[in-house]
RNA sequence: AUUAGAGUUUGAUCCUGGCUCAGGAUGAACGCUGGCAGUGUGCCUAAGACAUGCAAGUCGAACGGAGGUCUUCGGACCUUAGUGGCGAACGGGUGAGUAACACGUGGGCGACCUACCUCCAAGUACGGCAUAACCCCGGGAAACCGGAGCUAAUUCCGUAUGUGCUCGUAUCUUGUGUGAUACGCGUAAAGAUUUAUCGCUUGGAGAUGGGCCCGCGGCGCAUCAGCUAGUUGGUGGGAUAACGGCCUACCAAGGCGACGACGCGUAGCCGACCUGAGAGGGUGACCGGCCACAGGGGCACUGAGACACGGCCCAGACUCCUACGGGAGGCAGCAGUGGGGAAUUUUCCGCAAUGGGCGAAAGCCUGACGGAGCAAUACCGCGUGAGGGAGGAAGGCUCUUGGGUCGUAAACCUCUUUUCUCAGGGAAGAACAAAAUGACGGUACCUGAGGAAUCAGCAUCGGCUAACUCCGUGCCAGCAGCCGCGGUAAUACGGAGGAUGCAAGCGUUAUCCGGAAUGAUUGGGCGUAAAGCGUCCGCAGGUGGCAGUGCAAGUCUGCUGUCAAAGGUCAAGGCUUAACUUUGAACAGGCAGUGGAAACUGCACAGCUAGAGUGCGGUGGGGGCAGAGGGAAUUCCCGGUGUAGCGGUGAAAUGCGUAGAGAUCGGGAAGAACACCAGUGGCGAAAGCGCUCUGCUAGGCCGCAACUGACACUCAGGGACGAAAGCUAGGGGAGCGAAUGGGAUUAGAUACCCCAGUAGUCCUAGCCGUAAACGAUGGAUACUAGGUGUAGCUCGUAUCGACCCGAGCUGUGCCGUAGCUAACGCGUUAAGUAUCCCGCCUGGGGAGUACGCCGGCAACGGUGAAACUCAAAGGAAUUGACGGGGGCCCGCACAAGCGGUGGAGUAUGUGGUUUAACUCGAUGCAACGCGAAGAACCUUACCAGGGCUUGACAUGUCCGGAAUCCCGCUGAAAGGUGGGAGUGCCUUCGGGAGCCGGAACACAGGUGGUGCAUGGCUGUCGUCAGCUCGUGUCGUGAGAUGUUGGGUUAAGUCCCGCAACGAGCGCAACCCUCGUGUUUAGUUGCCAGCAUUAAGUUGGGCACUCUAGAGAGACUGCCGGUGACAAACCGGAGGAAGGUGGGGAUGACGUCAAGUCAGCAUGCCCCUUACGUCCUGGGCUACACACGUACUACAAUGCUACGGACAAAGGGCAGCGAGCGUGCGAAUGCAAGCAAAUCCCAGAAACCGUGGCUCAGUUCAGAUUGCAGGCUGCAACUCGCCUGCAUGAAGGCGGAAUCGCUAGUAAUCGCAGGUCAGCCAUACUGCGGUGAAUACGUUCCCGGGCCUUGUACACACCGCCCGUCACACCAUGGAAGCUGGCUUAGCCCGAAGUCGUUACUCUAACCUUAGGGAGGAGGAUGCCGAAGGCAGGGCUGGUGACUGGGGUGAAGUCGUAACAAGGUAACCAAU
Repeated sequence: AUUAGAGUUUGAUCCUGGCUCAGGAUGAACGCUGGCAGUGUGCCUAAGACAUGCAAGUCGAACGGAGGUCUUCGGACCUUAGUGGCGAACGGGUGAGUAACACGUGGGCGACCUACCUCCAAGUACGGCAUAACCCCGGGAAACCGGAGCUAAUUCCGUAUGUGCUCGUAUCUUGUGUGAUACGCGUAAAGAUUUAUCGCUUGGAGAUGGGCCCGCGGCGCAUCAGCUAGUUGGUGGGAUAACGGCCUACCAAGGCGACGACGCGUAGCCGACCUGAGAGGGUGACCGGCCACAGGGGCACUGAGACACGGCCCAGACUCCUACGGGAGGCAGCAGUGGGGAAUUUUCCGCAAUGGGCGAAAGCCUGACGGAGCAAUACCGCGUGAGGGAGGAAGGCUCUUGGGUCGUAAACCUCUUUUCUCAGGGAAGAACAAAAUGACGGUACCUGAGGAAUCAGCAUCGGCUAACUCCGUGCCAGCAGCCGCGGUAAUACGGAGGAUGCAAGCGUUAUCCGGAAUGAUUGGGCGUAAAGCGUCCGCAGGUGGCAGUGCAAGUCUGCUGUCAAAGGUCAAGGCUUAACUUUGAACAGGCAGUGGAAACUGCACAGCUAGAGUGCGGUGGGGGCAGAGGGAAUUCCCGGUGUAGCGGUGAAAUGCGUAGAGAUCGGGAAGAACACCAGUGGCGAAAGCGCUCUGCUAGGCCGCAACUGACACUCAGGGACGAAAGCUAGGGGAGCGAAUGGGAUUAGAUACCCCAGUAGUCCUAGCCGUAAACGAUGGAUACUAGGUGUAGCUCGUAUCGACCCGAGCUGUGCCGUAGCUAACGCGUUAAGUAUCCCGCCUGGGGAGUACGCCGGCAACGGUGAAACUCAAAGGAAUUGACGGGGGCCCGCACAAGCGGUGGAGUAUGUGGUUUAACUCGAUGCAACGCGAAGAACCUUACCAGGGCUUGACAUGUCCGGAAUCCCGCUGAAAGGUGGGAGUGCCUUCGGGAGCCGGAACACAGGUGGUGCAUGGCUGUCGUCAGCUCGUGUCGUGAGAUGUUGGGUUAAGUCCCGCAACGAGCGCAACCCUCGUGUUUAGUUGCCAGCAUUAAGUUGGGCACUCUAGAGAGACUGCCGGUGACAAACCGGAGGAAGGUGGGGAUGACGUCAAGUCAGCAUGCCCCUUACGUCCUGGGCUACACACGUACUACAAUGCUACGGACAAAGGGCAGCGAGCGUGCGAAUGCAAGCAAAUCCCAGAAACCGUGGCUCAGUUCAGAUUGCAGGCUGCAACUCGCCUGCAUGAAGGCGGAAUCGCUAGUAAUCGCAGGUCAGCCAUACUGCGGUGAAUACGUUCCCGGGCCUUGUACACACCGCCCGUCACACCAUGGAAGCUGGCUUAGCCCGAAGUCGUUACUCUAACCUUAGGGAGGAGGAUGCCGAAGGCAGGGCUGGUGACUGGGGUGAAGUCGUAACAAGGUAACCAAU
């Protein structure tokens, strides 16, 4: 000094795994906003093009002139075009190129150079020839050039001297060209001035700066694997400051490369910077070091230094000038311009400081530099006020109307003045003897005055992630980093209020690191998630047993050198602080040198035997190859017997068969495979290997311990083997059998099933090289509990012998401890603990695809991407749900029965249609005789028309009037309008209560919407037996256990067992009713006996019936059997009733966004002279049709007529209504009784008896229609019920299908009630009467319960999901071609220029015998040589008619492949 996580796959869980976020950073940009100061920074793009100005000059103390000023005329001074010297190779810019000794680091040069500077030594003598300037002439538009003549020097040349130096030779030395000595050749100089210096020459040394060489280090691609002719080396020569193929001639054939050559792509490198805990990762702006470049390319000259940014020459491109003949130019210097771009500043001041050039100096020059300006571009600092102040003001927002919040915030009071404005003072930076000298700058700073005065924004507020409400919008508009928001109550969009976070900034975008242990050295994995090569052999490589000696490469350690400065860290200091800056200190680590240690690794030597191998003795085996033999079966052929079928299937058909099949017997042929033995048994490296015998051959195991002496393990590349299918050639071909044909199935059926059947399957030779080649598990070695099988061998024990038993080794299985694992599971045959080596993985899809390369006859195999797209894709386990999975068990579920529905007519409801309206809701079961237990008006919600507007209804305020009643007119009514009657109650005398009318406003009102905003209620699974909890235990967890299991039950009912023990809601029971006694009580009930009557009518009685209160009774209690000694079940007894006695009420946790806003309540939205309200009329009653539910029938077990019998439960005062009268009747008139065990409705009907009908559309059936009546009601037209007479339809038992019911049930018969004026009631709810049949049984259909299993389902099978086709969009492959870039070998041309050649021309110094020579220049020419040209090659882009697949899209089309046994198990490979 030091390590943080979160969101997102699921119904939930754990794991794997990707995506995303929070942090820091920037030469940034964009949006909104913007007060000040300090310090930094500022073309990342077009190394694209540049107008203008400036950026390198200086020296007159090197020189000759020229011009100017002054002059004492002697000269002095100033300026400088030229000659000359020094500089211009520094400083400044940029990063194009470069993958290289370019850079970094450490070394080497005995293979080198270094102007100016410093020191030392020795010199500086004598001569000479030119030339610019200048003058004259000429050419040109210009740039500039040519000719003639004169002249100086620190220009140039010769001679001398030679301390020395260079070269050569010789000797010695040494580490190669080092050093020393001797001899020989050659070789210097310049002067100037102010007389004190500055220069100059030679040599040596130093310092500085450079050049060359070497070790090591730092990019991607192997879909770049081979590269190389000056290439590698040698010899001679040349060249250079210097080594060297650096160049050249000859010789040799080398050199580099999987430790990655060559090629392609990308890139200046470093100190450092950002990030990170670190290791690392990324970057290479500013500052500093190095390199490279100067418009693109080439070349040399000068010079100490350049192949030279502001020098030369050349060719090509571009721009400019031109008189068209020619010329000029190079901002990647500082400013600046246009261009490009998301984007980057002033054509500023000054040489005052620092530094540089020149000069003796003064000084001059300096866009280096010092400063200022612009830009919130970054960092740092400051401010926009401080204290007080509650009527918690106004206002905004919200609101449950109480309030809350903005909020001490404001106002207001007191105070301060950083900042701001003004005024005054005013620096350091200055250092050169002194003096003078400041761009910044009147700046920093100090003092005074004034006045809160001049100054706040941006983003966010669903989770991650700090911060919440209202309105608007309504899957629209939009948001979004990920998950995801938005379809009428959006904390997620837009606005507002509020809040949160930062703050002169805040957000967004881009990029880098982090989080990411998500490439894992630190620090990951590979059975099932991605991942072990199909298997073995094996070179290189990596790794390696026991003990010894030596060395010291690795390793450890001491010392030394170095790793520039800056930066970073620490400690101090200076600016008011900080940023910034100054000084000092210091670590780790790298490289190199040197000394030491020797345990470990390594190397060398000499050993050992435990690893490995050999040998010897045994042993088992479907190990391999070849040959020979065998029987069963199948098919075919021949013959016999024999006759009508065979065969095949779910059922059939195709097929075979009277030309004799099939069946059966005999004989023969062929090919393939080897039953039983046979076994989680054997062998093999794997693939694989199975009748018997023989030959050849390989390996294993056991035993012994004779031999070798680490010979071992693993293995990139390489090699060998390698199922099936497939390919080539030749054989063979019985059975089976892709393709194919036919038959079925089917909506279709290119399938599943059937009949045939070709390749193939078999053999030989050769290819292919892949599989779910699997233990989805690489090899080797060692260690770490056991138990139990099995195979081989050995030993012990035992025995007469074979077994048995025990021990060891090797192989092969199961279970299991520790441990491991996400879990499942693994577990001495590891998936445990360790070591070594190899292979492989890094989200899903695209894709094992494309391109390239390699292999192959082909099929194809190996290697193997990207664009684009998604936020997941996955593994294991959990709970459910589901299965054309399994097991167990229920239910009128089926079956067994009885009666129906579906056909008819009618009633009723619904759909549809219609309509002004046919109000609305209910819609599989679980809507449809349902809401509606009663639509003519009303109801009524609908439609048409006519009205009202504080309203039909409620509360509050004010005014008036009592209330109320009656009568006109008008109108369809509502309503409108007018007249009259009437003066009440209480009182404290003020007024008040109630009612009516009027006015204005708050408000009323709404059957308007949303049942997907809700409450409540209800349906349904289902009266099914289930649903849960606490504690404990198990599991990382979701969860499990309990609740499972064995029995049993109607039941999670009970018993037993059990890591569970208990408990709750359900079940059962408690409640009501019916069934039997008992008891109490007898009116309105009852009547056995007594009396009485027409009659329980009355007296009497309460025994009986009955009524209605209490209580009893039934509990598997008793007996037998079964069962586990249980629970329980079966049978029996008793009993009115027997195993829940019958029926009812009672409906767990939950499911269906089930139903209901129209029963009620209610949030929100909507309407307000109307979506409210009143009225009249109409509609809800329509009618081609379809469906549901019922009624009545079709008849003789019936119908009809007459006679006769027996209930229960109900209802009744605006009622039931006896009785009497009238009427055929409905009914009506009068009228008793009864608020009911009293009276009434009220005759029950089926039934019984008798008569008729006699099988027919009837004496069945009753629809429909006509006429005449009755009743209710304001009113029966639309649209009521009833009665009588007449009419007399369909219908003769109902297709596919389908419903109810298990006993007082079904069936059948009637009665009553509610609603209600009446009634469309055949409905509904109850009541009793008569009263069956059948259940073998659980295979099947439906529904349900429990356990288990599979799952890719969880909106849960009405699930999920695949592929073609069609459409749209996107990226991509192929493609005749078209068009760029890079690169390359060959040839042609060949500029400038160096070098060479030549001796054509010219030629001052020197020599000369005066001819000339030496030397030089030019020309010509040779090699090389840039650009250019010709015809090619390679690599890589863009584009391309057409074409291939891929991805993504809204509800498209066709099928149903997969997930369940997915309805043919799935999958892998091939065809």
Record summary
A computed fold for a 1471-nucleotide RNA from an uncultured bacterium, annotated as small-subunit ribosomal RNA. It matches the Rfam family "Bacterial small subunit ribosomal RNA". Its family is annotated with structural constituent of ribosome and ribosome in the Gene Ontology. The coordinates come from a structure-prediction model, not an experiment, and the mean pLDDT is 85.